[in-house]
C1' cells in the first nucleotide's frame, strides 16, 4: 500500500400563538369541556455520492472538517423461511459565471404504517431495525 474476516461503539428532527366545534357533560345555561389531526399561522430535514462555496493554518500547494429535504442512489413500511417482491414524496424563477437543478436571492412544494376529529410534528410498533459512520483485533499478499 492492497485486501479478507471478525468485534465494539455510534447511528432523526419538529406545532409558539390564534380560530372553528365533530362530539361529549350536567348544573340544562344561548353554560362548560372538546383537534399539536380541520383553518390561519409556526416549525423540522436520516445515510452515501456529486458539489464553483465556507472554516482553520500568513499566501499557494497539499491535507483536514463542514456543505442539496425536493439532482443520482440508499434506508425506514408491507409480504416472504430465504432469495426476492410490493408500496412509497417534492423546484421552479432570477443572478453570478467558461461551467451550478448543489452557490446567492426570491417564491413554492414534500413527508410510511396503525391509533385518534382527517397528523411530517401527538401516541404506538420502537429499550426495535437500517442506510451507514468511527474505532479496534486477526489473517493473506
Nucleotide at each position: 500500500a492492497u485486501u479478507u474476516u471478525c468485534c465494539u461503539u455510534c447511528g432523526g428532527g419538529g406545532c409558539a400563538g390564534g380560530g372553528u366545534g365533530a362530539g361529549g357533560c350536567c348544573g340544562a345555561g344561548u353554560g362548560c369541556c372538546a383537534a399539536u389531526u380541520c383553518c390561519c399561522g409556526a416549525u423540522c430535514g436520516g445515510u452515501g455520492g456529486u458539489g464553483a462555496c465556507g472554516c482553520g493554518a500568513a499566501c499557494a500547494a497539499c491535507u483536514g472538517c463542514g456543505a442539496a429535504g425536493u439532482c443520482c442512489a440508499c434506508g425506514a413500511g408491507c409480504c416472504g423461511a430465504a432469495a426476492g417482491g410490493c408500496a412509497g414524496g417534492a423546484a421552479c424563477u432570477g443572478g453570478u459565471g467558461a461551467g451550478a437543478u448543489u452557490c446567492c436571492a426570491g417564491u413554492a412544494c414534500c413527508g410510511a404504517c396503525g391509533g385518534u376529529a382527517u397528523a411530517g410534528u401527538c401516541c404506538g410498533g420502537a429499550u426495535a431495525g437500517a442506510a451507514g459512520a468511527a474505532g479496534g483485533a486477526a489473517g493473506c499478499c
Predicted 3D model of a 141-nucleotide RNA (FMN riboswitch aptamer (RFN element)) from Paenalicyclobacillus ferrooxydans. Its Rfam family is "FMN riboswitch aptamer (RFN element)". From the family's description: The RFN element is a highly conserved domain that is found frequently in the 5'-untranslated regions of prokaryotic mRNAs that encode for flavin mononucleotide (FMN) biosynthesis and transport proteins. The prediction has a mean pLDDT of 76.